This is a predicted structure of a 78-nucleotide RNA (c-di-GMP-I riboswitch aptamer) from a Candidatus Bipolaricaulota bacterium. Lineage of the source: Bacteria > Bacteria candidate phyla > Candidatus Bipolaricaulota. Its mean pLDDT, the model's own confidence on a scale to 100, is 82. Of the family's consensus pairs, 94% are formed in the model.
RNA sequence: CCUUGUAAAAGGCACACCUGUCGCAAGGCAGGGCCGCAAAGCCACGGGUCCAAAAAUCUGGACCGCCGAGCUGCCAGG
Numbered sequence: 001c002c003u004u005g006u007a008a009a010a011g012g013c014a015c016a017c018c019u020g021u022c023g024c025a026a027g028g029c030a031g032g033g034c035c036g037c038a039a040a041g042c043c044a045c046g047g048g049u050c051c052a053a054a055a056a057u058c059u060g061g062a063c064c065g066c067c068g069a070g071c072u073g074c075c076a077g078g
Base pairs, nucleotide, nucleotide: 002078003077004076005075012037013036017032018031019030020029021028022027035065041071042070045068046067047066048063049062050061051060052059
């Protein structure tokens, strides 16, 4: 450096749900919680899903714990 994956070791994150708060909403943030996760780290680039408005075209927003891609990372084996 490439690749494989969690047997071991050190750790990490935190589904649903509850409380508070922001938001029209999807949903976000904080605390509790802990289903699970070898990237459940970052990223809205592509697909997809969701919300809002709209007669239609068109538009704005959200989700990375839906998938793919990009960037980065612990340990161990090859």